The part of an RNA shown here (large-subunit ribosomal RNA, domain IV) has 329 nucleotides and comes from a Candidatus Altarchaeia archaeon. Model confidence (mean pLDDT): 85 of 100. It matches the Rfam family "Archaeal large subunit ribosomal RNA". The organism belongs to Candidatus Altarchaeia, within Archaea. The full RNA is in RNAcentral, with records from ENA.
[in-house]
Context: one part of a larger RNA
RNA sequence: UCUACUCAAGGGAACUCGGCAAGUUAGCCCCGAAACUUCGGGAAAAGGGGUGUCAGCCGUACGUGAUUAUUCAUUGUGCGGCUGAUUGCAAUAACCAGGUGGUUCCGACUGUUUACUAAAAACAAAGCUGAUAGCUGAGCGGAAACGCUAUAUACUAUCAGUGACUUCUGCCCAGUGCAGGUAUCUUAAACACCUCUUCAAGGGUGCGAAGGACCUGUAAACGGCGGGGGUAACUAUGACCCUCUUAAGGUAGCGUAAUACCUUGUCGCUUAAUUGGCGACUUGCAUGAACGGAGCAACGAGAUCCACACUGUCCUUGGGUAGAACCUA
Numbered sequence: 001u002c003u004a005c006u007c008a009a010g011g012g013a014a015c016u017c018g019g020c021a022a023g024u025u026a027g028c029c030c031c032g033a034a035a036c037u038u039c040g041g042g043a044a045a046a047g048g049g050g051u052g053u054c055a056g057c058c059g060u061a062c063g064u065g066a067u068u069a070u071u072c073a074u075u076g077u078g079c080g081g082c083u084g085a086u087u088g089c090a091a092u093a094a095c096c097a098g099g100u101g102g103u104u105c106c107g108a109c110u111g112u113u114u115a116c117u118a119a120a121a122a123c124a125a126a127g128c129u130g131a132u133a134g135c136u137g138a139g140c141g142g143a144a145a146c147g148c149u150a151u152a153u154a155c156u157a158u159c160a161g162u163g164a165c166u167u168c169u170g171c172c173c174a175g176u177g178c179a180g181g182u183a184u185c186u187u188a189a190a191c192a193c194c195u196c197u198u199c200a201a202g203g204g205u206g207c208g209a210a211g212g213a214c215c216u217g218u219a220a221a222c223g224g225c226g227g228g229g230g231u232a233a234c235u236a237u238g239a240c241c242c243u244c245u246u247a248a249g250g251u252a253g254c255g256u257a258a259u260a261c262c263u264u265g266u267c268g269c270u271u272a273a274u275u276g277g278c279g280a281c282u283u284g285c286a287u288g289a290a291c292g293g294a295g296c297a298a299c300g301a302g303a304u305c306c307a308c309a310c311u312g313u314c315c316u317u318g319g320g321u322a323g324a325a326c327c328u329a
Stems, first nucleotide, its partner, number of pairs: 001324008010315002014313001019310001027051005036041001038164001052086011063074004087091001099308004104303002106300002111123002127162007139148003165295004170225003175222002177218005184213003191206005226244005253287001254284001265281006
């Protein structure tokens, strides 16, 4: 000097991207216990007190012994309690053994995952919704035979999306897709007829399936939800009116957001000071409703900010223990 520990006056996060690391707390008994809430929780919330040993006494369970027919006693074994005393720095004396509270985001939750850099907000999930299928069926595997689903049969099976719960889920079917219909049009082979011709070809007409054209439905199907102009007796704004592209023209909500370029938006709170956090406003570069919108108790080795406690993280280093390396003899 390094590694692993240990102690530290005064201060107590000033360290740092960030309390990372370390420390604090800790068992059991008693008291006490908030907001919020799906009334179950939250909760060991938080916050207090006690805890060893000895003696005396009280209660109690069992046992034992007397009596009696319900009582008494204690020489026994436990448990609970009260009072007093006593030892130590310290009584869950070692080991063992939660730090706590508050705000916001995300995901409801328990669960699952990148064996060997990611455990999460990702996956799953119960619940919700849609599609297909009446079984000689739908879906899947196989060239087929046949098999799986299925010892099943719509309260079922398969496929797809969303993701507890509460509250809701707006407008658009023009495009793409899917489903249905269709007087008419288009239309293959085959077939019929005509024609050509020595034969085989060849040519023409008719008939006419599915599909398409055409019509309709369908968005918890794929998806979409703009621009311009005018308008109220100060100004500003625009309830109101008109119009264009291509069907409609972003509703309820939420909103500087895990989404906001400008942006460190503006205001308030928090700080001595805040590109942070929270609450509002909100003209949203480029939010928005099952690619679900908005809330939400509980839960989380998830992300953010704040406070208390606590500390060698730091001010600012030092002492000690064990080991290693190095130097010298």